Context: one part of a larger RNA
RNA sequence: CUGGGCGUAAAGGGUGCGUAGGCGGCCCCCUGUGUCGGAUGUGAAAGCCCACGGCUCAACCGUGGAACGGCAUCCGAAACUGGGGGGCUAGAGUGCAGGACGGGAGAGCGGAAUUCUUGGUGUAGCGGUGAAAUGCGUUGAUAUCAAGAGGAACACCAGUGGCGAAAGCGGCUCUCUGGAAUGCAACUGACGCUGAGGCACGAGAGCGUGGGGAGCAAACAGGAUUAGAUACCCUGGUAGUCCACGCCGUAAACGGUGUGCACUUGGUGUUGGAGGUGUGAAAGCUUCCAGUGCCGGAGCUAACGCGUUAAGUGCACCGCCUGGGAAGUACGGUCGCAAGAUUAAAACUC
Repeated sequence: CUGGGCGUAAAGGGUGCGUAGGCGGCCCCCUGUGUCGGAUGUGAAAGCCCACGGCUCAACCGUGGAACGGCAUCCGAAACUGGGGGGCUAGAGUGCAGGACGGGAGAGCGGAAUUCUUGGUGUAGCGGUGAAAUGCGUUGAUAUCAAGAGGAACACCAGUGGCGAAAGCGGCUCUCUGGAAUGCAACUGACGCUGAGGCACGAGAGCGUGGGGAGCAAACAGGAUUAGAUACCCUGGUAGUCCACGCCGUAAACGGUGUGCACUUGGUGUUGGAGGUGUGAAAGCUUCCAGUGCCGGAGCUAACGCGUUAAGUGCACCGCCUGGGAAGUACGGUCGCAAGAUUAAAACUC
């Protein structure tokens, strides 16, 4: 280089934006880069291959041929590819319209519950477990009523549902703001797809500075259990969990399934929009588009299963795999305050 692969066997980058690059819709004209045809030159000899011949054969050698996959020049072709020009609207985008949404950011507000404080009632227990004990309580607990403080999370609605690129997003209101779908076809006229590097985002834990701290709770302490019990159970409890700003950059970051486009029998739910029907208005029924589930056909698959949301059939581009262990380690580089992250071997061994 060719070839084979990546749902579960090794293998899809956590996600997006986008640079270079790769790839690129319909029609016409020009060009002649690639491409194709022809001619000429060159492609030393030897060797390889073929034929014939010389040593008795062969090795070896001689003569001739073919070949030398290629390059250059000239002439020619114009379908495809590239380049230049013109045009188009089916891709892509813009506009307009009315809707849907836990999409994002900031501010404010609300009720339930836990805890604590104060006061009232009230008296001997409470709590906890398999059973207990530690613990709390006559300095009056638990229970109950009232008032207050404070922090965190938002029951029901809630869905097999919605939104977001992913991470993720759920009480209510306001302000700012992103995206998508549908409908109309007014505008632009290929403006597209992918994307090495790069940049941005990125759960939880963790880190820095400052705040906050109700509940929960690593560590820790005690009580149990046990042969032991550095656990599981219980009573406590600090970081942390919360907020602001700044880091970290990981994950079973999973659909274990990269992105985009096209094509390929169906059935049945559901969400959003639009149309038809229906009505006083609706509901309902029905069609189309977009999303999201289940079941299954062909086909695919080692099987399991996937099956118009493909793991089917194709095209474009990126990432990744190549026996197990050593090892996602060492060394070096880069990044980080650190923890560590990232890139990433070998000896040896089976």
This is a predicted structure of a 350-nucleotide part of an RNA (small-subunit ribosomal RNA, central domain) from a metagenome.
The coordinates come from a structure-prediction model, not an experiment, and the mean pLDDT is 89.
The full RNA is in RNAcentral, with records from SILVA.